[in-house]
RNA sequence: GGAGUCGGCCAGGCAGUCGCUGCGUCGUUAGGCGUGGAGGAAAGUCCGGGCUCUACAGGGUAAGGUGCCAGGUAACACCUGGGCGGCGCGAGCCGAUGGAAAGUGCAGCAGAGAGUAGACCGCCGAUGGCUGGCGCAAGCCGGUACAGGUAAGGGUGAAAGGGUGCGGUAAGAGCGCACCGCGCGGAUGGUAACAUUCAGCGGCAUGGUAAACCCCGCCUAGAGCAAGGCCAAAUAGGGAUACUAUGGUGCGACCCGCACUGUAUCCGGGUAGGCUGCUUGAGGUGCUUGGUGACAGGCAUCCCAGAUGAAUGACUGUCCAAGACAGAACCCGGCUUAUCGGCCGACUCUUUUU
Numbered sequence: 001g002g003a004g005u006c007g008g009c010c011a012g013g014c015a016g017u018c019g020c021u022g023c024g025u026c027g028u029u030a031g032g033c034g035u036g037g038a039g040g041a042a043a044g045u046c047c048g049g050g051c052u053c054u055a056c057a058g059g060g061u062a063a064g065g066u067g068c069c070a071g072g073u074a075a076c077a078c079c080u081g082g083g084c085g086g087c088g089c090g091a092g093c094c095g096a097u098g099g100a101a102a103g104u105g106c107a108g109c110a111g112a113g114a115g116u117a118g119a120c121c122g123c124c125g126a127u128g129g130c131u132g133g134c135g136c137a138a139g140c141c142g143g144u145a146c147a148g149g150u151a152a153g154g155g156u157g158a159a160a161g162g163g164u165g166c167g168g169u170a171a172g173a174g175c176g177c178a179c180c181g182c183g184c185g186g187a188u189g190g191u192a193a194c195a196u197u198c199a200g201c202g203g204c205a206u207g208g209u210a211a212a213c214c215c216c217g218c219c220u221a222g223a224g225c226a227a228g229g230c231c232a233a234a235u236a237g238g239g240a241u242a243c244u245a246u247g248g249u250g251c252g253a254c255c256c257g258c259a260c261u262g263u264a265u266c267c268g269g270g271u272a273g274g275c276u277g278c279u280u281g282a283g284g285u286g287c288u289u290g291g292u293g294a295c296a297g298g299c300a301u302c303c304c305a306g307a308u309g310a311a312u313g314a315c316u317g318u319c320c321a322a323g324a325c326a327g328a329a330c331c332c333g334g335c336u337u338a339u340c341g342g343c344c345g346a347c348u349c350u351u352u353u354u
Stems, first nucleotide, its partner, number of pairs: 001350010012319007020037007039325001043336002046334005051224004058256004063220005068082005083097001084095004098215002103213002105209002120154002122150003127147002129144006162180006181204001182202003187196003228276004238267006247261005283302008
């Protein structure tokens, strides 16, 4: 100098003029003064909770979610660290990461055969058959490749009945042996997932797929601020139908159980106004302690949007790196998606020079 990887920060600033709005205060009012006023994702509504209601419990079945281990957290499918596996020269990145010996299923073509799965080409043909020669005979030496044997060699395939070697055999085969692999089991290290590996036993089961059904472990009520509560006002305490205590309703589906005593549907009429919930929080910031880290504790300090047909806009000047994606509606912790650019730090690889 080049090429990369990971992490953090910013989201316009300053000044002026006019306009909107929360709170506080002054004022009879109009209005004045002071002080605040959209995001890193406010988005998606995908998870988890806080809060409110469903009168009060409980058990089981199903259903749904999740899936290595240990931590963090209010909690989580989130985050942190580790294990294992994959990718990368590397810094790093990714993982829908439990179980295939509980069971069922699935895998085109080729191939003999694709999972308690085989004989196409080959090899042998000892023993049996056919046959030639020698021999008195018993038998010996051949031929054939029929019966039979075989899975070591070849072929097919993504994958073929553990691998290499020696022995053995008619030819072969864990058939036997040695080593490796595999299974059982043990030792050591680690909280654990797991890793390393020694002695021993066993010739040794059969691969893949669970993002197929399934099995196993853990977790799980629903609805939602248009929840809910209070005040004021108005009307028709209206009418009809069904079931009706052996009934009905509620408790997420179903069953048991518990509680209550009515429930549901349709027609018609009145009101739809105000207050609250509503922003002080699992809150922010600074310092410090502990921890590899997520994070937790302590001290100090700050108040930082609460609208309700919906508030923060317009203009001018200037600085700059430079406005893309984009606007709160009960609140918070995450995840995912969109995005113009800029700044800072650490690390990896490579080139050159000293």

Bacterial RNase P class A from a Thiotrichales bacterium, 354 nucleotides, folded computationally. The coordinates come from a structure-prediction model, not an experiment, and the mean pLDDT is 77. Its Rfam family is "Bacterial RNase P class A". Rfam describes the family as follows. Ribonuclease P (RNase P) is a ubiquitous endoribonuclease, found in archaea, bacteria and eukarya as well as chloroplasts and mitochondria. The sequence was found by an Rfam model in a public genome assembly. NCBI's taxonomy places the organism under Bacteria, Pseudomonadati, Pseudomonadota, Gammaproteobacteria, Thiotrichales.